About this RNA: Predicted 3D model of a 179-nucleotide RNA (Lysine riboswitch aptamer) from Planococcus glaciei. The model forms 93% of the base pairs in the Rfam consensus. Its Rfam family is "Lysine riboswitch aptamer". Rfam links the family to the GO term lysine biosynthetic process. The sequence is in RNAcentral, with records from Ribocentre. Model confidence (mean pLDDT): 76 of 100.
């Protein structure tokens, strides 16, 4: 002087990620309310059972019709903000589920574990509305990055093919042992 595991900081990918959000569609001409007709003894809340309560022969519940007519959860989203394991999904399950209890079902914070480089398209399946959205599986396209091979080039680099994974990649600084 060089190499160099590792460490720190700053970055890149692009229909990139998340949150908030005016507004929009869906939910839905549904629930529900008033009224009419029919029916005739039971009926009501997330499923079932039990209990309590309430409605009901002054006709409930149900069916059809007239008039009126939502909301929540789920989704899109101008724009803004924070970001580049951004974040998403799966598992776990404190706790919640609208009268109470039990069982089922369902929702689900924090943590931890696992999977995924990013976007997008097609098919199937799943998610307690869905032609929304998401996820999983199978397949395709595009794209960033690195490695290897080949070709071109003085070089920088470019093209093609194959492969890897974000625990990756780039830049700068630092950097033990050893050589």
């Nucleotide at each position: 002087a060089g190499u160099g595991a590792g460490g720190a900081u700053a970055g890149a990918g692009g229909c990139g990620c998340a949150a908030a959000a005016a507004c929009c569609a869906u939910c839905a001409g549904u629930a529900c309310a008033c009224g009419a007709a029919c029916c005739g003894a039971g009926g009501a809340g997330u499923a079932u059972g039990a209990g309590a309560u309430c409605c009901u022969u002054u006709g409930a519940c149900g069916u059809u019709c007239c008039u009126g007519g939502a909301a929540a959860g789920g989704g899109g989203g101008a724009u803004u903000u924070g970001c580049c394991g951004a974040a998403g999904c799966g598992g776990u399950g404190a706790g919640g589920c609208a009268c109470u209890c039990a069982u089922g079902g369902u929702c689900g914070a924090c943590u931890c574990c696992g999977c995924u480089g990013g976007u997008u398209c097609u098919g199937c399946a799943u998610u307690a509305a869905a032609c929304a959205a998401a996820u999983g599986c199978a397949g395709g396209a595009c794209u960033g990055u690195c490695a290897u091979a080949u070709a071109g080039g003085a070089a920088a680099c470019u093209a093609u093919a194959u492969g890897g994974a974000g625990g990756g990649c780039u830049a700068u600084c630092u950097g033990a042992c050893g050589c």